RNA sequence: GCGGGGUUGGUCUAGUGGUAUGACUAAAGCCUUCCAAGCUUUCGACGCGGGUUCAAUUCCCGCACCCCGCA
Repeated sequence: GCGGGGUUGGUCUAGUGGUAUGACUAAAGCCUUCCAAGCUUUCGACGCGGGUUCAAUUCCCGCACCCCGCA
């Protein structure tokens, strides 16, 4: 330099054109003499910019970063 893949809460992860799933963590409550464990609820996210579309996390282009391969 060329090609391919990936980027989603604090962490890991599912997902697809119609306001994003689950787990851990965190907070509150219940239980317990206390702690741990257990149960319930809540908070919290689509890398950045542009385009298409009534509507983009999803499709297209560019950029950044990470990984793999070729040279």
Transfer RNA, 71 nucleotides, folded computationally. It matches the Rfam family "tRNA". Rfam classes the family as a transfer RNA. Model confidence (mean pLDDT): 81 of 100. RNAcentral holds the sequence, with entries from ENA.